Predicted 3D model of a 74-nucleotide RNA (transfer RNA) from a Deltaproteobacteria bacterium. It matches the Rfam family "tRNA". It is annotated as a transfer RNA. Taxonomically the source falls in Myxococcia (Bacteria, Pseudomonadati, Myxococcota). The prediction has a mean pLDDT of 85.
[in-house]
RNA sequence: CGGGAUGUGGCGCAGCCCGGUAGCGCACCUGAAUGGGGUUCAGGGGGUCGCUGGUUCAAAUCCAGUCAUCCCGA
Numbered sequence: 001c002g003g004g005a006u007g008u009g010g011c012g013c014a015g016c017c018c019g020g021u022a023g024c025g026c027a028c029c030u031g032a033a034u035g036g037g038g039u040u041c042a043g044g045g046g047g048u049c050g051c052u053g054g055u056u057c058a059a060a061u062c063c064a065g066u067c068a069u070c071c072c073g074a
Base pairs, nucleotide, nucleotide: 001073002072003071004070005069006068007067010026011025012024013023020057028044029043030042031041032040033039050066051065052064053063054062
């Protein structure tokens, strides 16, 4: 320098192909069961999707640029 993969609550991931209300597990908070812990059950809070711009009635999703990490090639 060229090509590719990944980036989504605190952590790990799905959703992207085929645009239409951002989800799951763990963790966290509250309550109940227990003498307490663990555990189980019920309820709850937290992200607008790496960043910028574009297309569209509507973008995590499509397009362009760009950043970070990793892989391959030179």